[in-house]
RNA sequence: GAGCUGGCCAGGCAGUCGCCGCUUCGAAAGAAGGGGAGGAAAGUCCGGGCUCCAUAGGGCAGGGUGCCAGAUAACGUCUGGGCGGCGAAAGCCGACGGAAAGUGCAACAGAAAGGAAACCGCCGUUCGCUUGCGAGCGGUAAGGGUGAAAAGGUGCGGUAAGAGCGCACCGCGGCUCUGGUAACAGAGACGGCGAUGGUAAACCCCACUCGGAGCAAGGCCAAAUAGAGUCCCACACAGGCGUGGCCCGCGCCGGGACCGGGUAGGCUGCUUGAUCCUGACGGUGACGUCAGGGCUAGAUGAAUGACUGUCCACGACAGAACCCGGCUUAUCGGCCAGCUC
Numbered sequence: 001g002a003g004c005u006g007g008c009c010a011g012g013c014a015g016u017c018g019c020c021g022c023u024u025c026g027a028a029a030g031a032a033g034g035g036g037a038g039g040a041a042a043g044u045c046c047g048g049g050c051u052c053c054a055u056a057g058g059g060c061a062g063g064g065u066g067c068c069a070g071a072u073a074a075c076g077u078c079u080g081g082g083c084g085g086c087g088a089a090a091g092c093c094g095a096c097g098g099a100a101a102g103u104g105c106a107a108c109a110g111a112a113a114g115g116a117a118a119c120c121g122c123c124g125u126u127c128g129c130u131u132g133c134g135a136g137c138g139g140u141a142a143g144g145g146u147g148a149a150a151a152g153g154u155g156c157g158g159u160a161a162g163a164g165c166g167c168a169c170c171g172c173g174g175c176u177c178u179g180g181u182a183a184c185a186g187a188g189a190c191g192g193c194g195a196u197g198g199u200a201a202a203c204c205c206c207a208c209u210c211g212g213a214g215c216a217a218g219g220c221c222a223a224a225u226a227g228a229g230u231c232c233c234a235c236a237c238a239g240g241c242g243u244g245g246c247c248c249g250c251g252c253c254g255g256g257a258c259c260g261g262g263u264a265g266g267c268u269g270c271u272u273g274a275u276c277c278u279g280a281c282g283g284u285g286a287c288g289u290c291a292g293g294g295c296u297a298g299a300u301g302a303a304u305g306a307c308u309g310u311c312c313a314c315g316a317c318a319g320a321a322c323c324c325g326g327c328u329u330a331u332c333g334g335c336c337a338g339c340u341c
Stems, first nucleotide, its partner, number of pairs: 001341009011311007019036002022033004038317001042328002045326005050214004062210005067081005082096001083094004097205002102203002104199002119144002121140009152170006171193001172191002175188005218268004229258005239253005275294008312315001
């Protein structure tokens, strides 16, 4: 200098005026003190807690996941390892089970696209004729051509020309041994490879796993207004309502309390939690255990703001709404640690 990985900060300080909770004082008005968004609060894509509903147990259907081992409350997350790919390296990326169960699919090109195929070419043979061509039959997958893909690869031998036809090495297959918890790796001998094209983010098969809805969940208090029941008071007098300015008149009606129900509204759920910080110990690590310490928003038409001064590197993406663990996406700048060339 170029790069890789992990972590952290997210304008600072001071003042003034506001907003939302909390604590203390006060009869109240109010006063004082202290707290007040994020690394993603976002997308709502996974997983869990919590709540209600359903549920003996099992199965079918349907969804999800998919190399191995572990971590965890759980996961599609994370850690370590294997295999494959990229990179000079640090390192990064990976829907990474099964196509020797079955079914299906493959445009165009090409002779032939699956237990395939002779278009050109090569070789043999027969016939014809102006000895080199043409036609027929047969052999051949080495060469050319088509295609994303043409039935192991390279070399030597072999052959009429060819061909795992034979051999060596590589690849592949199952077997044995060794290492490893395993995925897998290494070695050995064997098999000419007709066990073998691709596709399972096509159906499918295999293994594991999954009940549904969500804080507008749910719980409590409770004006109003239905309905039913119990008790008390009345028995058409009285009283209430309507008509009406008022009286008479006319029309309609039993009244009250409790219970019950749950609307408006209020309270709760609500923030002390798989929590955070520090240290020790165990583990390669994710993480776990123990000890000490801390309390760090809780609104519900919904607070977290505005202004002034000053400094600098001139400030990005963005705003809680039941709570956590992840993933993904957005993001001005800057700092720290480790590593590679």